[in-house]
About this RNA
A computed fold for a 104-nucleotide RNA from a Rhodospirillales bacterium, annotated as Glycine riboswitch aptamer. Its mean pLDDT, the model's own confidence on a scale to 100, is 80.
RNA sequence: AAGAUCCCCGCGGGAGAGACCGGCGUUCGGCCAUGGGCCGCGCGCGGGCGCCGAAGGAGCAACCGCCCCUGGAAACUCUCAGGCAAAAGGACCGCGGGGGGAUG
Numbered sequence: 001a002a003g004a005u006c007c008c009c010g011c012g013g014g015a016g017a018g019a020c021c022g023g024c025g026u027u028c029g030g031c032c033a034u035g036g037g038c039c040g041c042g043c044g045c046g047g048g049c050g051c052c053g054a055a056g057g058a059g060c061a062a063c064c065g066c067c068c069c070u071g072g073a074a075a076c077u078c079u080c081a082g083g084c085a086a087a088a089g090g091a092c093c094g095c096g097g098g099g100g101g102a103u104g
Base pairs, nucleotide, nucleotide: 002103006099007098008097009096010095011094012093013092018049020048021047023045024044025043026042028040029039030038031037032036050084051083052082056080057078058077059076063072064071065070
């Protein structure tokens, strides 16, 4: 002096799958008529079935390491979690900034 893997921040991009079906409560509005009931929008809570995989998590494998035991390991698999209009989130990719210091 150049400076990798990796970590953090910012910006941009970023898929999939029901705006599903009931129940309870409730503000408001309308109708009937006087007892209250019905309908509509919204909100809150919870239930049911169907689905998605790219937060996280778990499992195994190619592979790597290891004397053995066994360790690491995916965008694969499972769906615990999460999600299925928009919003939010979102693995991963690109750019910029910062940290760091393998290597030359």